[in-house]
RNA sequence: GAUAGAGGCCGCGCCGCGCCAUCAGUAGCCGUCCCCCAUGUCGUGCAGGACAGGGGCGGGGAAAGGGGCGGGCGCCGAAGGGGACCCCGUCUGCAUGGGGGGUCUUGCUGGGCGGAUGAAAUAAGAUUCAUCCGACUGUCGCAAAAACGUCCGCCAGGACGUCUGCGGAGAGCUAUC
Numbered sequence: 001g002a003u004a005g006a007g008g009c010c011g012c013g014c015c016g017c018g019c020c021a022u023c024a025g026u027a028g029c030c031g032u033c034c035c036c037c038a039u040g041u042c043g044u045g046c047a048g049g050a051c052a053g054g055g056g057c058g059g060g061g062a063a064a065g066g067g068g069c070g071g072g073c074g075c076c077g078a079a080g081g082g083g084a085c086c087c088c089g090u091c092u093g094c095a096u097g098g099g100g101g102g103u104c105u106u107g108c109u110g111g112g113c114g115g116a117u118g119a120a121a122u123a124a125g126a127u128u129c130a131u132c133c134g135a136c137u138g139u140c141g142c143a144a145a146a147a148c149g150u151c152c153g154c155c156a157g158g159a160c161g162u163c164u165g166c167g168g169a170g171a172g173c174u175a176u177c
Base pairs, nucleotide, nucleotide: 001177002176003175004174005173008076011075012074013073014072015071017070018069019068020067029059030058031057032056033055034054035053039052040051041050042049043096044095045094046093047092048091079109080108081106082105083104084103085102086101087100088099110137111136113134114133115132116131117130118129119128120127139168140167141166142165143164147162148161149160150159151158152157
C1' cells in the first nucleotide's frame, strides 16, 4: 500500500414497500347567524392582480409530512456535524423566510443509551441536531498482586490470555498478501 473482516439483539443510513396508531372529529366543503369593506385573504416586504375575509353553531369528514413494527437495499466514517456554492420555493414580477435537495471541502465526532442545556420543527415531540455530564460497550497502549486456563521447560521459572486499574482515539483495530 492492497484485500477481507469485527464492535452492536436499540450498530448506521435509505425506501412513492406492507400494517398500525396519531394527525383529528382538525382542514377543505355545505347550511345558518354575527363582525368587517379606511377591514381582510393569497408565507413576509414593495408593486400589480384576483378574491372575500374572520368568528359562533350545526352537518359532514380527509390526507401528507413526522412516528412504531415488519420487510427490502446499501454498508462499518457506516453516518452525523461545520464551511462554501448551486437549485427548489409561486396568483404575477423583484427580493426574502422556515424548510428540502445537490456538489465540493473540512479528519470536528469510536459506538449506542440516560440526564441537563440550547436550537430546529411540529398537531404533538414519542422526532432531529449540537454541547456537557454519567455509567456501559468494543478496540489498542501502559501497569501489575493473587487465582484460573493454554503453551514452553528437567527444575527454577517464563510467555500469552482471562480478570483489575489508568490512558488514547476510527488517520484506529484484527487477519492475509
The RNA shown here (Lysine riboswitch aptamer) has 177 nucleotides and comes from uncultured Intestinimonas sp. The model forms 98% of the base pairs in the Rfam consensus. The coordinates come from a structure-prediction model, not an experiment, and the mean pLDDT is 77. RNAcentral holds the sequence, with entries from MGnify.